[in-house]
RNA sequence: GGGCCAUUAGCUCAUCUGGUAGAGCGCAUCCAUGGCAUGGAUGAGGUGAUCGGUUCGAGUCCGAUAUGGUCCA
Numbered sequence: 001g002g003g004c005c006a007u008u009a010g011c012u013c014a015u016c017u018g019g020u021a022g023a024g025c026g027c028a029u030c031c032a033u034g035g036c037a038u039g040g041a042u043g044a045g046g047u048g049a050u051c052g053g054u055u056c057g058a059g060u061c062c063g064a065u066a067u068g069g070u071c072c073a
Base pairs, nucleotide, nucleotide: 001072002071003070004069005068006067007066010025011024012023013022019056027043028042029041030040031039032038049065050064051063052062053061
């Protein structure tokens, strides 16, 4: 220098023909216990890496950029 892959909640990851963004763990409150552990209920938390484009509508399609990984030179 070039090719390919990844980027979504605090962490690990789903979301597969474009149509309201979810789970587990973690966090907060409450209940059960004398307390802890544990179990249960409810809830908060996302500009979906950044910027543009296509579309009535984009996490999803297209381009550029950034970061990380990997291969080639």
Predicted 3D model of a 73-nucleotide RNA (transfer RNA) from a bacterium. Model confidence (mean pLDDT): 81 of 100. It was read from a public genome assembly. It matches the Rfam family "tRNA". Its family is annotated with triplet codon-amino acid adaptor activity in the Gene Ontology.